[in-house]
RNA sequence: UAAAUGGAGAGUUUGAUCAUGGCUCAGAGUUAACGCUGGCAGCGUGCAUAACACAUGCAAGUCGAACGGACUUAUUUUAGCUUGCUAGGAUAAGUUAGUGGCAGACGAGUGAGUUACACGUAAGAAACCUGCCCCGGAGUGGGGGACAACCUGCCGAAAGGUGGGCUAAUACCCCAUAUUAUCUCAUGUCGGCAUCGACGAGAGAUGAAAGGCCUCGGUCGCUCCGGGAGGGUCUUGCGGACUAUCAGCUUGUUGGUGAGGUAAUGGCUCACCAAGGCUAAGACGGUUACCCGGCCUGAAAGGGCGUACGGGCACGGAGGCACUGAGACACGGGCCUCACUCCUACGGGAGGCAGCAGUGGGGAAUCUUGGACAAUGGGGGAAACCCUGAUCCAGCAACGCUGCGUGAAGGAUGAAGGCCUUCGGGUCGUAAACUUCUUUUCUAUGGGAAGAACCCCUUCGGGGAUGACUGUACCAUGGGAAUAAGCCCCGGCUAAAUAUGUGCCAGCAGCCGCGGUAAGACAUAUGGGGCGAGCGUUACUCGGAAUCACUAGGCGUAAAGCACGUGUAGGCGGAUACUCAAGUCUGCUGUGAAAUCUCCCGGCUCAACUGGGAGUGGUCAGUGGAAACUAAGUGUCUAGAGUUAGGUAGGGGGCAUCGGAAUUCCUGGUGUAGCGGUGAAAUGCUCAGAUAUCAGGAGGAACACCGAUGGCGAAGGCAGAUGCCUGGGCCUUAACUGACGCUGAGACGUGAAAGCCAGGGGAGUAAACAGGAUUAGAUACCCUGGUAAUCCUGGCUGUAAACGAUGAUAACUAGGUACGGGGGGUAUCGACCCCCUCCGCGCCGACGCUAACGCAUUAAGUUAUCCGCCUGGGGAGUACGGCCGCAAGGUUAAAACUCAAAUGAAUUGACGGGGGCCCGCACAAUCGGUGGAGCAUGUGGUUUAAUUCGACGCUACGCGAAGAACCUUACCUGGGCUUGAACAGCUAGUGGUACCCUCGUAGAAAUACUUGGGGACCCGCAAGGGAGCUAGUAGAGGUGCUGCAUGGCUGUCGUCAGCUCGUGUCGUGAGAUGUUGGGUUAAGUCCCGCAACGAGCGCAACCCCUGUCCUGUGUUGCUACCCGUAAGGGAGGACUCUCAGGAGACUGCUGCGGACAACGUGGAGGAAGGUGGGGACGACGUCAAGUCAUCAUGGCCUUUAUGUCCAGGGCUACACACGUGCUACAAUGGCACACACAGCGUGAUGCAAUACCGUAAGGUGGAGCAAAUCAAUAAAGUGUGCCCUAGUUCGGAUUGAGGGCUGCAAUUCGCCCUCAUGAAGGUGGAAUCGAUAGUAAUCGCAGAUCAGCAGGCUGCGGUGAAUACGUUCCCGGGCCUUGUACACACCGCCCGUCACACCACGAAAAUUCAUUGCAACAGAAGUCCAUGGCAACAUGGCCCAAGUUGUGAUGAGUAAUUGGGGUGAAGUCGUAACAAGGUAGCCGUACCGGAAGGUGCGGCUGGAUCACCUCCUAU
Repeated sequence: UAAAUGGAGAGUUUGAUCAUGGCUCAGAGUUAACGCUGGCAGCGUGCAUAACACAUGCAAGUCGAACGGACUUAUUUUAGCUUGCUAGGAUAAGUUAGUGGCAGACGAGUGAGUUACACGUAAGAAACCUGCCCCGGAGUGGGGGACAACCUGCCGAAAGGUGGGCUAAUACCCCAUAUUAUCUCAUGUCGGCAUCGACGAGAGAUGAAAGGCCUCGGUCGCUCCGGGAGGGUCUUGCGGACUAUCAGCUUGUUGGUGAGGUAAUGGCUCACCAAGGCUAAGACGGUUACCCGGCCUGAAAGGGCGUACGGGCACGGAGGCACUGAGACACGGGCCUCACUCCUACGGGAGGCAGCAGUGGGGAAUCUUGGACAAUGGGGGAAACCCUGAUCCAGCAACGCUGCGUGAAGGAUGAAGGCCUUCGGGUCGUAAACUUCUUUUCUAUGGGAAGAACCCCUUCGGGGAUGACUGUACCAUGGGAAUAAGCCCCGGCUAAAUAUGUGCCAGCAGCCGCGGUAAGACAUAUGGGGCGAGCGUUACUCGGAAUCACUAGGCGUAAAGCACGUGUAGGCGGAUACUCAAGUCUGCUGUGAAAUCUCCCGGCUCAACUGGGAGUGGUCAGUGGAAACUAAGUGUCUAGAGUUAGGUAGGGGGCAUCGGAAUUCCUGGUGUAGCGGUGAAAUGCUCAGAUAUCAGGAGGAACACCGAUGGCGAAGGCAGAUGCCUGGGCCUUAACUGACGCUGAGACGUGAAAGCCAGGGGAGUAAACAGGAUUAGAUACCCUGGUAAUCCUGGCUGUAAACGAUGAUAACUAGGUACGGGGGGUAUCGACCCCCUCCGCGCCGACGCUAACGCAUUAAGUUAUCCGCCUGGGGAGUACGGCCGCAAGGUUAAAACUCAAAUGAAUUGACGGGGGCCCGCACAAUCGGUGGAGCAUGUGGUUUAAUUCGACGCUACGCGAAGAACCUUACCUGGGCUUGAACAGCUAGUGGUACCCUCGUAGAAAUACUUGGGGACCCGCAAGGGAGCUAGUAGAGGUGCUGCAUGGCUGUCGUCAGCUCGUGUCGUGAGAUGUUGGGUUAAGUCCCGCAACGAGCGCAACCCCUGUCCUGUGUUGCUACCCGUAAGGGAGGACUCUCAGGAGACUGCUGCGGACAACGUGGAGGAAGGUGGGGACGACGUCAAGUCAUCAUGGCCUUUAUGUCCAGGGCUACACACGUGCUACAAUGGCACACACAGCGUGAUGCAAUACCGUAAGGUGGAGCAAAUCAAUAAAGUGUGCCCUAGUUCGGAUUGAGGGCUGCAAUUCGCCCUCAUGAAGGUGGAAUCGAUAGUAAUCGCAGAUCAGCAGGCUGCGGUGAAUACGUUCCCGGGCCUUGUACACACCGCCCGUCACACCACGAAAAUUCAUUGCAACAGAAGUCCAUGGCAACAUGGCCCAAGUUGUGAUGAGUAAUUGGGGUGAAGUCGUAACAAGGUAGCCGUACCGGAAGGUGCGGCUGGAUCACCUCCUAU
């Protein structure tokens, strides 16, 4: 200094995260419609669908001052005469059918067609026309003959037609005159790109006219010429739709010459000639569509739209055609054809609302058959005036925009009522009522505009008339809160929540999603939020969406780099000088209509609306200038590129020849019974001699070692050796050319494997196939065979995970290191070494980039150029069409429909028939069991009136239940009660009542009725109160439901070693680090290291029991001592023991190992040694684990019953199945006799001794004991004897008989005893359990519960082992790591066929319709041409609309049947994929198979694991 006023996001993929990516929402708008609701005013808007059909009325007429008639009225006159009638004339005023003029081509409507000079914009016309209007010049002289009207005849139903006769003109015709008009002939000066134009001068020819009115002044007309304005016509540049699954189109086509035609150029038309013209910058075809100013949206750039208003175009039922005219091929003119409608006398006629109203129809949907020409404008006229559905107004519609109102102030007992409630209250709420006030609106009355000036008259001063709207706007006065609020929403996005009802039902939903009994999401109510005469919904547009990215995106893994090259068009392009001025920049000019938009100033009370002024707006045009850059032109240069020369490495390519090893086959020899193959087998081969081995031969294919993330090539790819031919690269040095370059749509070429065709070849391997295995099956994996194929030659195919998932080229941007090929320097005798440099190929890594992973001079960094490709998942790389192919198939490439996701990278877990390390009675080793028998007990099942309920893998099943005959008891049957059996609030009542004892009757009892007797309590002086009872009412009661509404308690992983936090640091983030690593431990125990440093809950320790000792204590305990037969007494505190308190063990000491650590190992001492043994103690959490039946508790349900009382029954059933136990099967035993030794505990409704009775259970009886005092045989064991291997002297089930005990009661249904009986069972299949030391095993004892009932449970002691090499495997767990498509977390996820239902699509014999090409026929009206005619006109010809025929193309519809696809509930079959997914997966191709799929060949890593090699990094 100039410019600018303008930019918000959210939800939804996941366990969580970042990214990618779609879907959805919030905003604004609309010619809208629908639902609910509705007071007023102003200004606007109002058939988007059927360019469908239209009844009725109106929408274009006007001029008598162009013309002749006719008619009406008035005055006057003439004639006839019936004296007021007929006929005629004149004057005046008027009307108007016809002739004539102008208008009717404007105005009004609509948007069907049209992709085009139609429109927009800018130019051009030297190639043109123009009525009325304006300006200028010149004229307006003389004559003539008709035709309508009218009269008359005829035809016709009508419409209308026709013959004859009369007549006027501003109608028509002729003559004269005439210019700068037109034509012809010559001609001068200028101008133009050209055809030509302008100006001037000359000769000849041709061509005009109309009058009307008049106050006689004029005025309106008419004719010719020139000009203007406005209008029109033509030409051109540029601009704006889709489709290439439309790629070639065109014969009047492109051009020329000539002619015709037009206002005019032109193939506009015709004849002839030439063969052109358009097209990838998209022709031709198809689809759609009037275009613009503008409107909507948006920050803008853009995107969408073209309604109202304005400009243009096109159309007027469909198609064609001309006439008239200045102008039309004409909306309210004509002719013809077609369709439709109407009239008809059946012969013929009439019509065109896409003008204004209006009707029917269509549709979700769009108005009155209104008033007026008062204003504005238009047509005619000299004018008055007439016409004007243009227009101005009114009506209808909340359709839109804008404004106003529905009252204001006060008013707490916070009324009533509603709703909620924790019952206290809260809220609707100053809201209402009530008091005071106001009157916009409303109503009544009164007043009352502007819009009006043109115009007419005029004495030029002036005067007069005109309002549809409309008694409208507005003003004044009276009245009275009087007349006026709804709609949507309240889970998140998104402002606003509670109750009730409902119970995956009914329903909601824009997306996510709500609803399965406590729904803020459904419905209703209350409350709240938003907007408000509206509010919501639906539809559509833009926005958000940077989600098509010009501004402004991407392509390694998310969608996306063509398989690779050569190269055309195109795009882009090195240095330097000059020129030019196309692009570019800039000044000026023109234009970009008005309206709209923005700004300023005005008018309606404001606003909407509207007036004036300015601004903005073009890829526009013209003109002047600048010259940096780009382009263009000319010249020069050498850094890009290329050529020549000298070297050099190489599996680069092609052809030919040669070679050895191995497999197989053949021949022969040796040799004998197997070989081969597998997880194990079998098929197969073999006594006809295999395999093995030796020798010889044949044939095909491939080339060990070298050999290497080493080399070459554009990619595919390339490997024995030699020779020939040949392409490319690299290095060095100098010279040359002089930008010759880069990229590359189409195009062309090359292109693994498989596959195809033809001919060869065929050893091995090997799809298909066959057989054998495996398996539930096994169309597979494994095995034995085996054909195409694999190989060669010629041709085709043209695809791969053709990958670095990374297009090509050029430049720039730290390094280190390995390898390959060259060159140089230093050094050396030389070779190494060392250093520098160019090219290639790898690894690591800085900056930078990336969503992250990662890339990183071989970029995925920073730039430049060019090409290709992407735009949610599925459908689908599919269908149809085209092209290619012999085929297989390839290439190009959609849509309907469907979902709200699909996807990438990384994170934390979980999981793996992944890896590493470690632990545990986890395995192994050892001992003993279970599973078999009988019985006990629990469970399932079954049964039943009931067999009450719960617990269900581990973690239910001798569990709740530490004890069901009644009770318990919850179940069943039957009988009773109903404020109740128990508890408790309030109110009222009660006083020989409450209460206690008792008789009798009925009954199974509960209970009902009844007799007799006793008889009140506490406080208080009393009144009264409490307690009791009765009645009433709120309500009790419920082992009824929900453990998935809950509390509490408990189980389990697991006594596993883990689980977390703060701060810091790293990461965009989820998260990570700490907690990982090296050691060590029972242990996240400890040590060391470390971007971590600390801390918490867990571990350990602290607590209890036990093991040793000490101190204290000594009764009922103990006894070294004494007395006593014993009981006991005395004495004692030493010992045992008891109860208290202490000590002790800590890796403390020591050797060795280890890192001088932690720690480990051995030893000493010690009662005990490395947490001594045992217990209690259970982190964060998991299992919607268990329990509503312990208890508590929300909600629901029940209330003469689901409550409660009683009797009996049931929980005890019994074909069967399972769990847990007991007893056994015997001699390590059984039986008999004798003998010995415990501990924990228990005992008054109790334990009970001695004694007696009984075979025994037990009974009688009762000493002693409220317990270290009394009470209980411990058993296994030891000793002796018998049994002698058997269903037994084993085993004891079952059954019979008889007893005992408890108890109201022992039948269903207890325990015990005696006698008798004497079952199964001879050590237990598959499988499975427990245990590591005072343990297992074995033996008994005690206790709880309990009247009685123990094989269960809980404790106690006695006797008292075996084994552990070890961690490969099974199970469980911990840490690290890896993969993952899992996250309800592998009991996961998930694929395909089949079956069923629904949906859209493809194919399809055929069929219907539409559009259209070509060919042909036909040919109305009409122009033109020709002929005839004076003419009217007739005839013929060309062209041509509708129509007809044939044959194609395209599109749409229908379709038996058929194909795949999608979706759906819990279907069927398998298990393909995700972990090494149990055969790694995938890509291409081929074959095969119910299906996923399998196999072959080649390829890829987007494969886990282990080992080795190489490279690199750190130290």
Overview
Small-subunit ribosomal RNA from an Elusimicrobiota bacterium, 1515 nucleotides, folded computationally. Its mean pLDDT, the model's own confidence on a scale to 100, is 84. NCBI's taxonomy places the organism under Bacteria, Pseudomonadati, Elusimicrobiota.